Predicted 3D model of RNase P RNA and transfer RNA as a complex of 426 nucleotides. The coordinates come from a structure-prediction model, not an experiment, and the mean pLDDT is 78.
[in-house]
RNA sequence: AGUCAGCUGGAUAAUCGCUGGUUUGAAUCCCGCAAGGGAUUUCGAACUGGAGGAAAGUCCGGGCUCCACAGGACAGGGUGCCAGAUAACGUCUGGGGGGCGCAAGCCCACGGCCAGUGCAACAGAGAGAAGACCGCCAGCUUCGGCUGGUAAGGGUGAAAGGGUGCGGUAAGAGCGCACCGCGCUUCUGGUAACAGAAGUGGCAUGGUAAACCCCACCCGGAGCAAGACCAAAUAGGAAAACUAUGGCGUUGUCCGCGCCGUUUUCGGGUUGGUUGCUUGAGAUUGGAGGGUGACUUCCAGUCCAGAUGAAUGAUUAUCCACGACAGAACCCGGCUUACAGGCUGACUUU
RNA sequence: GGGCCGUUAGCUCAAUUGGCAGAGCAAGGGACUCUUAAUCCCUAGGUUGGAGGUUCGAUUCCUCCACGGCUCACCA
Numbered sequence: 001a002g003u004c005a006g007c008u009g010g011a012u013a014a015u016c017g018c019u020g021g022u023u024u025g026a027a028u029c030c031c032g033c034a035a036g037g038g039a040u041u042u043c044g045a046a047c048u049g050g051a052g053g054a055a056a057g058u059c060c061g062g063g064c065u066c067c068a069c070a071g072g073a074c075a076g077g078g079u080g081c082c083a084g085a086u087a088a089c090g091u092c093u094g095g096g097g098g099g100c101g102c103a104a105g106c107c108c109a110c111g112g113c114c115a116g117u118g119c120a121a122c123a124g125a126g127a128g129a130a131g132a133c134c135g136c137c138a139g140c141u142u143c144g145g146c147u148g149g150u151a152a153g154g155g156u157g158a159a160a161g162g163g164u165g166c167g168g169u170a171a172g173a174g175c176g177c178a179c180c181g182c183g184c185u186u187c188u189g190g191u192a193a194c195a196g197a198a199g200u201g202g203c204a205u206g207g208u209a210a211a212c213c214c215c216a217c218c219c220g221g222a223g224c225a226a227g228a229c230c231a232a233a234u235a236g237g238a239a240a241a242c243u244a245u246g247g248c249g250u251u252g253u254c255c256g257c258g259c260c261g262u263u264u265u266c267g268g269g270u271u272g273g274u275u276g277c278u279u280g281a282g283a284u285u286g287g288a289g290g291g292u293g294a295c296u297u298c299c300a301g302u303c304c305a306g307a308u309g310a311a312u313g314a315u316u317a318u319c320c321a322c323g324a325c326a327g328a329a330c331c332c333g334g335c336u337u338a339c340a341g342g343c344u345g346a347c348u349u350u
Numbered sequence: 351g352g353g354c355c356g357u358u359a360g361c362u363c364a365a366u367u368g369g370c371a372g373a374g375c376a377a378g379g380g381a382c383u384c385u386u387a388a389u390c391c392c393u394a395g396g397u398u399g400g401a402g403g404u405u406c407g408a409u410u411c412c413u414c415c416a417c418g419g420c421u422c423a424c425c426a
Stems, first nucleotide, its partner, number of pairs: 001348008010319007018050010028039004052325001056336002059334005064223004071255004076219005081095005096110001097108004111214002116212002118208002133154002135150006162180006181203001182201008227275004237266006246260005282303009320323001351425002353420005360375004369406001377393005399415005
């Protein structure tokens, strides 16, 4: 100078508040003749818990719940080198290939355009088994050019139908040869991706699939405002339309399945409570075993928010390096994005 | 909280197999008119919300952000 990995995210004390839980006092209510028991509505006391590494974006994947424990066909969507990890994934680990860097290391939507179809504006003669504008060569010539050959050279373009060299030729050309590249076959190593070797073909099948598409694999839909229960309420009313080959639900279509009159308008009622709710494929610490690793098995320890107008704050004092991004709302695993400052370890180069 | 849309000129909107970003109104100048309006002609105005990627080429395809909206007429 740089690369990678990890940790932290002001500290301490006092006072006053907010909120979950447990215990408890008083009041209230219920049962009982009473002794006593219960409810946990209200007020209070004590003890104790109280945001994050991203709680965020809602971009993926799952758990959970309901629709039929989730079914068939088509459509549609997603992923895309190989192997593994995992509940699952578009995540992670290891390996292969490619690119960048002196290096540590970092990055890659990385299947298939010799299945088919499409696209390539402008420029250019020609844009895909093409092409003669200039040039080169041959012939003819009225000396202006014309005809033919030619993809070496020039020009156009993002891209011009292998590259370099030698031979060859009228000039040229994979036309021939050597090397490189490419395709095919065989063998060897590897689970595989792939790598290496030998032989052979003869230069055809250049780009684009984050174009349609093909191949392989995966995906039913909705979401805790899901869903369940209790209480309260009532006008179970009126009108119109469509009707059982019908309507609604199963959130594309058809089948299948379930329910049943359905929809719209008018006029009304309730717009409360409990649960789901936080102990879970849990997290984390220590030890032992397996694995290169992601991860996994066993033992022991700790538990660390659960609100529903929604808490986690305010003031004071002291200290310092003077404090960033930002706040749970069903839960979990990832990704991405935002982030002041500080600390630790490993490695590279000079 | 969950779910779903949108962003193009000052305003309202277009733009399809990806190929020169347009229209109406508004603005500026000119003509007509005694003057204004209307009418006619001309002109300017765009990092297609931002950044990155695929591609020869992106408003369009992909990814990540930003902002706005759907308010009981998206979900109790």